[in-house]
């Protein structure tokens, strides 16, 4: 150059294939409880859908190019 695969909170990851719920978890952080004081533990808060267009009433999902990373093939 080609062909497939993946990108979602600081980190992991679900949902995506089959469009419509306030995208949900762990962990990490902040705060507050509990404690002598720390840990554990309990509550409670903020943080996310590569980047751009295109379909659509409606896009994390469906289409395209682009940008990153893998893997392969000449």
């Nucleotide at each position: 150059g080609g062909g497939c695969c993946c990108g979602u909170a600081g980190u992991u990851u679900a949902a995506c294939c089959u469009g419509g719920a306030u995208a949900g978890a762990a962990u990490g952080a902040g705060c507050g409880g509990c404690u002598u004081c720390g840990g554990a533990c309990c509550g409670c808060u903020a943080g996310a859908c590569g980047c751009c267009g295109g379909u659509c009433c409606a896009a994390a999902u469906c289409c395209g190019g682009c940008c990153g990373g893998g893997c392969u093939c000449g």

Transfer RNA from a Candidatus Woesearchaeota archaeon, 74 nucleotides, folded computationally. The sequence is in RNAcentral, with records from ENA. The coordinates come from a structure-prediction model, not an experiment, and the mean pLDDT is 82. It matches the Rfam family "tRNA". Rfam's curators write: Transfer RNA (tRNA) molecules are approximately 80 nucleotides in length. Rfam classes the family as a transfer RNA. Its family is annotated with triplet codon-amino acid adaptor activity in the Gene Ontology. The source organism's lineage runs through Archaea, Nanobdellati and Candidatus Woesearchaeota.